Predicted 3D model of a 74-nucleotide RNA (transfer RNA) from an uncultured Myxococcales bacterium. Rfam family: tRNA. Rfam classes the family as a transfer RNA. The coordinates come from a structure-prediction model, not an experiment, and the mean pLDDT is 81. It was read from a public genome assembly.

RNA sequence: GGUGAGGUGGCUCAGUCGGUUAGAGCGGGGGUCUCAUAAACCCCAGGUCGCGGGUUCAAUUCCCGCCCUCACCA
Numbered sequence: 001g002g003u004g005a006g007g008u009g010g011c012u013c014a015g016u017c018g019g020u021u022a023g024a025g026c027g028g029g030g031g032u033c034u035c036a037u038a039a040a041c042c043c044c045a046g047g048u049c050g051c052g053g054g055u056u057c058a059a060u061u062c063c064c065g066c067c068c069u070c071a072c073c074a
Base pairs, nucleotide, nucleotide: 001073002072003071004070005069006068007067010026011025012024013023019057028044029043030042031041032040050066051065052064053063054062
C1' cells in the first nucleotide's frame, strides 16, 4: 500500500429490514438478608452509538470521505 472484518456505558458484546423512549452480562454505588462477611435478591447511576459530510419528514441504522484496531496479502 491492497482486501476483508470491526469501532455501541469502565470492560466484553447484542441490537436496530430507517420511526418518538438504545440494551445485556461483568464491574461501580445503595438497599434487603446476616452477629458479621460472602453469596443471593432488589434498586440506581453511567452512552457525542469513532469523527465529518450527504440522502431523508426522520440516521446509531443507508451512502461518501477520514481516523483508529485486528486479520490476510504484498